[in-house]
Molecule: small-subunit ribosomal RNA
Organism: Dehalococcoidia bacterium
RNA sequence: GAGAGUUUGAUCCUGGCUCAGGAUAAACGCUGGCGGCGUGCAUUAUGCAUGCAAGUCGAACGGUGCCGCAAGGCACAGUGGCAAACGGGUGAGUAACACGUAAGUAACCUGCCUCUGAGUGGGGAAUAACUUCGGGAAACUGAGGCUAAUACCGCAUAUGGUUUGCCCUCGAUGGAGGGUUCACCAAAGCCGCAAGGCGCUCGGAGAGGGGCUUGCGUCCGAUUAGCUAGUUGGUGGGGUAACGGCUUACCAAGGCUGUGAUCGGUAGCUGGUCUGAGAGGAUGGUCAGCCACACUGGGACUGAGACACGGCCCAGACUCCUACGGGAGGCAGCAGCAAGGAAUUUUGCGCAAUGGGCGAAAGCCUGACGCAGCAACGCCGCGUGAGGGAUGAAGGCCUUCGGGUUGUAAACCUCUUUUGUCAGGGACGAAUAAUGACGGUACCUGGCGAAUAAGCUUCGGCUAACUACGUGCCAGCAGCCGCGGUAAUACGUAGGAAGCAAGCGUUAUCCGGAUUUACUGGGCGUAAAGUGAGCGUAGGUGGCCUUUCAAGUCGGAUGUGAAAUCUCCUGGCUUAACUGGGAGGGGUCAUUCGAUACUGUUGGGCUAGAGGACAUCAAGGGAAGGUGGAAUUCCGGGUGUAGUGGUGAAAUGCGUAGAUAUCCGGAGGAACACCAGUGGCGAAGGCGGCCUUCUGGGAUGUUUCUGACACUGAGGCUCGAAAGUGUGGGGAGCGAACAGGAUUAGAUACCCUGGUAGUCCACACCGUAAACUAUGGACACUAGGUAUAGGGAGUUUCGACCCUCUCUGUGCCGAAGCUAACGCUUUAAGUGUCCCGCCUGGGGACUACGGCCGCAAGGUUAAAACUCAAAGGAAUUGACGGGGGCCCGCACAAGCAGCGGAGCGUGUGGUUUAAUUCGAUGCAACACGAAAAACCUCACCAGGGUUUGACAUGUCGGAAGUAGCGAAUCGAAAGAUGAACAAACUGUUAAGUCAGUAGCCGUCACAGGUGCUGCAUGGCUGUCGUCAGCUCGUGCCGUGAGGUGUAUGGUUAAGUCCUGCAACGAGCGCAACCCUCGUGGUUAGUUGUUUUCUCUAACUAGACCGCCCCGCAAAACGGGGAGGAAGGUGGGGAUGACGUCAAGUCAGCAUGGCCUUUAUACCCUGGGCUACACACACGCUACAAUGGGUGGUACAAUGGGUAGCAACAACGCGAGUUGAAGCCAAUCCCUUAAAGCCAUCCUCAGUACAGAUUGCAGGCUGAAACCCGCCUGCAUGAAGUCGGAGUUGCUAGUAAACGCAAAUCAGCAUGUUGCGUUGAAUACGUUCUCGGGCCUUGUACACACCGCCCGUCACGUCAUGAAAGCCGGUAAUACCUGAAGUCGAUGGGCUAACUCGCAAGAGGGGCAGUCGCCGAGGGUAGGACUGGUGAUUGGGACGAAGUCGUAACAAGGUAGCCGUAGCGGAAGCUGCGGCUGGAUCACCUCCUUU
Repeated sequence: GAGAGUUUGAUCCUGGCUCAGGAUAAACGCUGGCGGCGUGCAUUAUGCAUGCAAGUCGAACGGUGCCGCAAGGCACAGUGGCAAACGGGUGAGUAACACGUAAGUAACCUGCCUCUGAGUGGGGAAUAACUUCGGGAAACUGAGGCUAAUACCGCAUAUGGUUUGCCCUCGAUGGAGGGUUCACCAAAGCCGCAAGGCGCUCGGAGAGGGGCUUGCGUCCGAUUAGCUAGUUGGUGGGGUAACGGCUUACCAAGGCUGUGAUCGGUAGCUGGUCUGAGAGGAUGGUCAGCCACACUGGGACUGAGACACGGCCCAGACUCCUACGGGAGGCAGCAGCAAGGAAUUUUGCGCAAUGGGCGAAAGCCUGACGCAGCAACGCCGCGUGAGGGAUGAAGGCCUUCGGGUUGUAAACCUCUUUUGUCAGGGACGAAUAAUGACGGUACCUGGCGAAUAAGCUUCGGCUAACUACGUGCCAGCAGCCGCGGUAAUACGUAGGAAGCAAGCGUUAUCCGGAUUUACUGGGCGUAAAGUGAGCGUAGGUGGCCUUUCAAGUCGGAUGUGAAAUCUCCUGGCUUAACUGGGAGGGGUCAUUCGAUACUGUUGGGCUAGAGGACAUCAAGGGAAGGUGGAAUUCCGGGUGUAGUGGUGAAAUGCGUAGAUAUCCGGAGGAACACCAGUGGCGAAGGCGGCCUUCUGGGAUGUUUCUGACACUGAGGCUCGAAAGUGUGGGGAGCGAACAGGAUUAGAUACCCUGGUAGUCCACACCGUAAACUAUGGACACUAGGUAUAGGGAGUUUCGACCCUCUCUGUGCCGAAGCUAACGCUUUAAGUGUCCCGCCUGGGGACUACGGCCGCAAGGUUAAAACUCAAAGGAAUUGACGGGGGCCCGCACAAGCAGCGGAGCGUGUGGUUUAAUUCGAUGCAACACGAAAAACCUCACCAGGGUUUGACAUGUCGGAAGUAGCGAAUCGAAAGAUGAACAAACUGUUAAGUCAGUAGCCGUCACAGGUGCUGCAUGGCUGUCGUCAGCUCGUGCCGUGAGGUGUAUGGUUAAGUCCUGCAACGAGCGCAACCCUCGUGGUUAGUUGUUUUCUCUAACUAGACCGCCCCGCAAAACGGGGAGGAAGGUGGGGAUGACGUCAAGUCAGCAUGGCCUUUAUACCCUGGGCUACACACACGCUACAAUGGGUGGUACAAUGGGUAGCAACAACGCGAGUUGAAGCCAAUCCCUUAAAGCCAUCCUCAGUACAGAUUGCAGGCUGAAACCCGCCUGCAUGAAGUCGGAGUUGCUAGUAAACGCAAAUCAGCAUGUUGCGUUGAAUACGUUCUCGGGCCUUGUACACACCGCCCGUCACGUCAUGAAAGCCGGUAAUACCUGAAGUCGAUGGGCUAACUCGCAAGAGGGGCAGUCGCCGAGGGUAGGACUGGUGAUUGGGACGAAGUCGUAACAAGGUAGCCGUAGCGGAAGCUGCGGCUGGAUCACCUCCUUU
């Protein structure tokens, strides 16, 4: 030391992505009151206008000017001194002794400062300034002349210093001290009356500062593996303050590197800062230490110190001035400007403080610094008021219309004054006498007045906070998951809420979470991950006893680890931030002292590891040579004749030129049946007839020898299936490619016939496989059981077998343990040690580029851009399978009758139409909603009308012969106008007189809608399916999803029952209970019949495998039998589990939301739903003689009836009509049932079958039968002669046939729902089709196979590789050229000081000039590395519903996959070898239990 979201239908795991935290030199958006303290160009080390940032000293010097009478004073250019090497800026370069840390310097330097010793004598020659004359546009400069010094130069002196030689002491790289010797080396004055002070010179010491050297530490890349010639070392010379190849000549050939040299990329380092529990990770802004740089590059001069930010010289780029001849410049100092950029301030005040330079000092200078200004950029603090105040005001928003919320919030009352403002006082910082930029600031006091002061983000989950409206996959949101397609808590707005607050969000970056690089602290059988195998180098690791040392290790001490920062304590600003003081902490550090167990080192020993010797043993271990038989094919010959071969079926092929078949002989190549076995051998790949030779390894036994000789193994080397390559052979069979035949929509395949490379041999390559146990090697330890191969021992025996023990190998089962699970388990995936290899989301990608290897094919090593939020493992539940097993169903089969053909009826599609209203659409829509479309219905169309409405409720107002009735006129009607008549109720009045109700008119709310959404819904319904299933509680098992129960074996119609069992019980279903039919009994009975009965309806009995036999397991149950009206559910009905189909219905009803309101509402007339080329569905009638016509005659049941059923009688050919009894119904009526039976005609034909169609004449219903009803009579007399593919129903009172009734209904069934009459056939059986249930198996499916999914092609977008080239950049190399400058040489020209010399001059020394080495830069050349761009081209990713196929997932329909080769639009196919990560069946073997 906290986690969460996201892969799935769900689960566990692996694994990535994302979020919550903190931080920032930040920026952007919205907003903005105050104060304190900090911070502020991260980008172009880009370019800079202007001003300032380093001067000072007259007590070093000559002089000039001014003041002064003078003495003197002030100021200044120049000479001279000191400073300018500090302070300030920046981070370009630098991967380095640059930085950090610890040391060294016996290899060094040090101005100013401190202490100390000694000295400061005497001379000389010049030169600025100045002046004269010149040159120049300017910058500047030449020549002549004068002059001073603390400027310069000799001489003297030397306490001393340095050098040479010698010696002594300590020390040991050139050290310190001392002695001696040789040579060399100093100085300056100024001020002051003076004292003295400040200087100067030579030494010694100190402090502080620096130079150099070393150990250790300090980023990434091996797709950078070799680098190096002054390179490594030595000697001599030179050089430096100093060591040193620092430099030079010569000599030697070294030096660095896998512990990563060299090269490339990136980068200032540190104290620290941020984060983190820590270990770590990231970072290096402000502050502090160090380094580097100063326009770019080079160079030196001066100096104590520089190779010098505000110095010099040269080269280059750029800018400016110019009289064109030449010149000037360097803000990475402070401000400021421009540019760039998302972005970073004032051309401020002051030297008052602190510090610095100069000066004796006064003082001067100081953009260091102290302050102020700007910026919410950060941190910290304060405020925007406090108390009371409910009618819970108004307004807003929501609403279930009741209310809720905003909300004590406001108003209002009381109070306060931080802040603000006004006024007054007024600092500390100053050290004292002076001196304060900040600053009239901080602070204090008083007055005024709630006055001057709140926003931002969010509200689907993570994640605190929800409603309304708008929008309608649009607009938009989004950190991840994801929201939005008409009810969005996810968009936009509003109200409300949450969070933070002068800020709040967003973006960017870092750490965290991330144990997601794992040291702390991970993994590798299947998730990513064990090299194909071995040998072995470096390295790492290493048995037992003992000795030495003390490197690692442990402890103590000392030094250091700057300050600041951090932590703790404590103090100062009112507090805090900020800041002062004290303490602590911090190293892989150094030195030193100790300890010696362990590791290591050294020496000695041991035998348990390892190896050798000897004996025995097994084996497809390897290489070479030889040899054998079977079989295929071919050749020759014989026999023999028409086919053969091949397949799912065929064909191509072969065959009358004689095949196949068969016999004999021969040739040739390849492979070795049986034995043969989860059996043997080998490191792996792999190895199989037999014999010989050579050769490797292993096991056992003895315990004889050596004495740790071992294990692992980066690089390296060797071996390495198949395919493939090269050369040469060989070639029987098989057989990529190829050809043909099939299959198919196609078939570049699967199948067939042929067939080349190849397969074989030799030699040489290749170096890969699912090279797999998907499991690296070695050692040790940790229950067993069993099988098998090889060896040994014991026991026993004459000998052997058996048995027991043991070693080695190969398998299976299994405990503990491990594992995400599956599983592994002495052959570990357990427990440990050692070493190696490998992994870090998926795709891109076993790829590109580069390197290495290869003859090639290719192998090996191996990225990035971009893209996704997953990809994946194991297991679970389902679903599915052209997987398996079991079972059921009129599912098939066996039958009967049909449909599909005809005509007609009805429905639907389509078409048409002004409209043909709407819905239903596989099964599960289609004689369905509709149990009745002429009007109505009615929703549709045309036309005519009405607008508070045809209907409901309420408010307000009005009129008055009001409501009502309604002649008459117009009109198709609706409707409009409207004479006459004329009320009602309650109260009231003389009185309809007044008021009110009802009513009318008008207004407002609203009515209305068959308008939309069945994907917002309720309710109801269909379907799987009357299938036998679906669940729960507790327990148990599993990390979990989940399982068990509800497996097994029987049985059943059934999850029905029995048995068994980690389950025991229970629920919804099944069954039963209910209704009905069938038998009997009892009771009752009208209106049946005349009481026996039938019937009706109420109760009840009966049936339960109850009884017998058999089978089974003793059970459940099954089979048979008896009895019985009925027998194993007796028949039928009602009854429909959990659920599925966003199944159907907003048009039956109800209902949310939306839409409409002089219309999508309402009324009316007419039309339409009845159309008609056609297609389908359900029916009716037929095609005839088992029939049709005619005549006679027999037998039902269910139902219905007063706006009704209607007898009977009469009339009519008939439909029907007229009159009319009876009946509110067991009474009357509908109501003659029909098929049947008896008789007769028809005699096989488009008919005496069939009846469509049409004409005429009628009937009925109804206001009304034209569109558009039904019926009757006469006439007409179509198709049709039994129906293709296919398909439906039915298992008994069923099918089929026959009629009857009812609902709807004025009228209108071939439909529907019921009723009875007649009344069959068949079922061997479960192989197949369909559907369903259970178990099991595989799965990449879960929207669940109507699933998932692969590749080409086409289009668009994006990033990327290659590419003729083109354009740059960087660092080297070779050569040429070569500035400044140091060094060297020369120096005939020039030359004050010193020496000689009277002088002239000479000498010494110096300078110019010239030459040389080096040398920045430039040029030339070929390469290296790297970037940009590039016609074209390659693949990749993503994209809406494109095209072609169907490769994979199930046995995925040819099992799949790996390597390799060939081929093909594409997935892919085929050959060869390999794997199981293959289903299914069978066999073999093994194991477990009994």